Overview
RNAcentral holds the sequence, with entries from ENA. This is a predicted structure of a 71-nucleotide RNA (transfer RNA) from a Fidelibacterota bacterium. Rfam family: tRNA. By type it is a transfer RNA.

[in-house]
RNA sequence: UCGGGGGUCGUCUAAUGGCAGGACUACGGGUUUUGGUCCCGUCAAUCGAGGUUCGAAUCCUCGCCCCCGAA
Repeated sequence: UCGGGGGUCGUCUAAUGGCAGGACUACGGGUUUUGGUCCCGUCAAUCGAGGUUCGAAUCCUCGCCCCCGAA
């Protein structure tokens, strides 16, 4: 440089173009003599900029970053 794949809560992982969900963590509460376990609840995210569309995490273009391959 070229080709392919990928980027979603702190972490992991879902989401036919139609309310961004779940698990773990964290926080609050219940249970317990205390801690742990268990139960309930809360917070928290679509890599960036444009485009298409009534509507984009999803489709298109460009860019950034990561992985694989070729030279």